[in-house]
RNA sequence: GGUUGUAUAGUGUAGUGGUUAGCACGUCAGACUUUGAAUCUGAAGACCCGAGUUCAAACCUCGGUACGACCU
Numbered sequence: 001g002g003u004u005g006u007a008u009a010g011u012g013u014a015g016u017g018g019u020u021a022g023c024a025c026g027u028c029a030g031a032c033u034u035u036g037a038a039u040c041u042g043a044a045g046a047c048c049c050g051a052g053u054u055c056a057a058a059c060c061u062c063g064g065u066a067c068g069a070c071c072u
Stems, first nucleotide, its partner, number of pairs: 001071007010025004018055001027043005048064005
């Protein structure tokens, strides 16, 4: 330099163009308990950035960024 893959709550992941973006762990609050753990209930928290296509984009296209693989 070329080709290619990935990017979604703090962490790990699901989501084949239309639902309030789901689940587990974690965090916080409450219940229970003499206290703690465990258990139960509830809450907060995310689509890497920009542009395009579309009535509608996490999803399709293009560019960029970060990380990785292969070739040179």